Overview:
Predicted 3D model of a 585-nucleotide part of an RNA (large-subunit ribosomal RNA, domain V) from a Gemmataceae bacterium. It was read from a public genome assembly.
Context: one part of a larger RNA
RNA sequence: CCCGCAAUUAGACGGAAAGACCCCGUGAACCUUUACUGCAGCUUAGUAUUGGGUUUAGUCCCAACAUGCGUAGCGUAGGUGGGAGGUUAUGAACCUGGCGUUUAGGCGCCAGGGGAGCCGACCAAUGAAACACCACCCUUGUUGUGUUUGAAUUCUAACCCCGUCCCGUGAAUCCGGGCGGCGGACAGUGCUAAGUGGGCAGUUUGACUGGGGCGGUCUCCUCCCAAAGAGUAACGGAGGAGUCCAAAGGUACCCUCAGCCCGGUCGGCAAUCGGGCAACGAGCGUAAAGGUAUAAGGGUGCUUGACUGCGAGUCCCAUAAGACGAGCAGGUGCGAAAGCAGGGCUUAGUGAUCCGGCGGUGCUGGAUGGAAAGGCCGUCGCUCAACAGAUAAAAGGUACUCCGGGGAUAACAGGCUUAUCUCCUCUGAGCGUUCAUAGCGGCGAGGAGGUUUGGCACCUCGAUGUCGGCUCAUCGCAUCCUGGGGGUGAAGAAGCUCCCAAGGGUUUGGCUGUUCGCCAAUGAAAGCGGUACGUGAGCUGGGUUCAGACCGUCGUGAGACAGGUCGGUCCCUAUCUGUUGCGGG
Numbered sequence: 001c002c003c004g005c006a007a008u009u010a011g012a013c014g015g016a017a018a019g020a021c022c023c024c025g026u027g028a029a030c031c032u033u034u035a036c037u038g039c040a041g042c043u044u045a046g047u048a049u050u051g052g053g054u055u056u057a058g059u060c061c062c063a064a065c066a067u068g069c070g071u072a073g074c075g076u077a078g079g080u081g082g083g084a085g086g087u088u089a090u091g092a093a094c095c096u097g098g099c100g101u102u103u104a105g106g107c108g109c110c111a112g113g114g115g116a117g118c119c120g121a122c123c124a125a126u127g128a129a130a131c132a133c134c135a136c137c138c139u140u141g142u143u144g145u146g147u148u149u150g151a152a153u154u155c156u157a158a159c160c161c162c163g164u165c166c167c168g169u170g171a172a173u174c175c176g177g178g179c180g181g182c183g184g185a186c187a188g189u190g191c192u193a194a195g196u197g198g199g200c201a202g203u204u205u206g207a208c209u210g211g212g213g214c215g216g217u218c219u220c221c222u223c224c225c226a227a228a229g230a231g232u233a234a235c236g237g238a239g240g241a242g243u244c245c246a247a248a249g250g251u252a253c254c255c256u257c258a259g260c261c262c263g264g265u266c267g268g269c270a271a272u273c274g275g276g277c278a279a280c281g282a283g284c285g286u287a288a289a290g291g292u293a294u295a296a297g298g299g300u301g302c303u304u305g306a307c308u309g310c311g312a313g314u315c316c317c318a319u320a321a322g323a324c325g326a327g328c329a330g331g332u333g334c335g336a337a338a339g340c341a342g343g344g345c346u347u348a349g350u351g352a353u354c355c356g357g358c359g360g361u362g363c364u365g366g367a368u369g370g371a372a373a374g375g376c377c378g379u380c381g382c383u384c385a386a387c388a389g390a391u392a393a394a395a396g397g398u399a400c401u402c403c404g405g406g407g408a409u410a411a412c413a414g415g416c417u418u419a420u421c422u423c424c425u426c427u428g429a430g431c432g433u434u435c436a437u438a439g440c441g442g443c444g445a446g447g448a449g450g451u452u453u454g455g456c457a458c459c460u461c462g463a464u465g466u467c468g469g470c471u472c473a474u475c476g477c478a479u480c481c482u483g484g485g486g487g488u489g490a491a492g493a494a495g496c497u498c499c500c501a502a503g504g505g506u507u508u509g510g511c512u513g514u515u516c517g518c519c520a521a522u523g524a525a526a527g528c529g530g531u532a533c534g535u536g537a538g539c540u541g542g543g544u545u546c547a548g549a550c551c552g553u554c555g556u557g558a559g560a561c562a563g564g565u566c567g568g569u570c571c572c573u574a575u576c577u578g579u580u581g582c583g584g585g
Base pairs, nucleotide, nucleotide: 001585002584003583004582005581006580007579008578010577011576012575014572015571022406023405024404025403027402028401029398030397031396032395035203036202037201038200039199041196042195043194044193045192046191047190048189049188051155052154053153054152055151056150057149058148060146062144063143064142065141066140068138078137079136080135081134082133085119086118087117094113095112096111097110098109099108100107101106159183161181162180163179165178166177167176168175206218207217208216215235219241220240221239222238223237224236242387243285244344245343249303250302251301252300253299254298255297257281259277260276261275262274263273283292284291286349288347289346290345307330308329309328310327313324314323315322319388332341333340334339355381356380357379358378359377360376361375363374364373413460414458415456416455417454419453421449422448423447424446425445426444430440431439467542468540469539470538472534473531474530475529476528477527480505481504482503483500484499485498486497487496488495507521508520509519510518511517548566549565550564551563552561553560554559
């Protein structure tokens, strides 16, 4: 060196299971609820099944009868018209009694007596003239017939229920009929409507995101980033908008600011006044930028162009949008005119389509004529703000979970980085009685390491098992002990500090799942780190991290909690490499 046998499991990111954690999907399933929308169910009402009386309270029609008072005025004058008479032995005036009504004056009716009148027109007053008489009505009321509604009550015949009763030639707690009884137009049931309704059902519950969640953001304007055309990203740095103005618009004419200096009653740094300097530092509704004094700033006069119909040509630009615009026609404002004016110094002040409302319209009009309806023009209704707007209409839980995917994306480990961390060096303010450097060392500067906490998200999600312990280790040295040295604020001893040094060594218990730590006892010492925080195809399984359960807290709830607590399946017969032992060549 080759081969074999036996053994061991360090590696083959070993085998097994298209990761259960995490994220994603306009995936699923269950569960919850004051998510949305429904459906059973329930409640209430109306109506049908459903009928008769009585009482009572109304409505309506008809009939009869009554009823009507401002003031002035014989007086309780309802309206209008006709009207000069009407009424009375079929009993007038008047008297007595009763009833109704009343504005308390009266008015109306009935009975008895009575025995011949009574009332009225023109008068006077009044808006209106006779309830003398007749007709048609009005207001309010009474009575009656009828109609209808409600309520209460009652009846029995629908309907419901009961019967140890009878019958249907023979069993039946069935069915039907009879008889008797209770209830009774209620109940029950159908239809319609309103309410309620996680009991049940179908669904929704946004995206961006240096993983996800929490937070923040989502449209528009201005500046920087933006690299001197335009454009240009980030959860980069700063601010604004979701309007305002009938003048703050148009036009003609006129004017010039901020600030400073000097002077001047109260008056001061600063008020109003005068003089000077002052090119722009002021002002321009509102943020910023650009612009602007030959006005876009400040005034005054007159006004409505903050027009209608169009629009050559351009800018911008995926589309859709957005922006500028001379000029033409009509009519208008200002100006002597030339001219200017289709809002505002400019850039924010916003919302597609559908659906619907309003006004207009020389359009269509389902045989024809109209209409309805629609079109067209104008206009209105969205924090559709997740702002190119899924629906008119929508929240949560899942550790009981599932599927499809992802190392496009987190948790372990590795990698890169090294802010943080550990260690070192430089400088030397100062401490050290004196003296920077025996020992320390402010503020700073430069490194090393890759053990901490992080950052990044590069291999791995068709799986790289995760803390601690046990076992077995191996390496580094920034050395805990043992060895050798320098300095000392080293007398000796004991120390402190630095240099060299990794050969060997570096304990046992109590508590805790602990690593760590505290305690106890030894010892020369009880070192710090790396090795997938070494080592689970070597063991364990106490912790963490499934399903059960309890507590606290949070939540309406389903449930949740780097909160606590009890319980909770750890598979692999070794092919190759490595290693160990033995044997053969």
NCBI's taxonomy places the organism under Bacteria, Pseudomonadati, Planctomycetia, Gemmatales, Gemmataceae.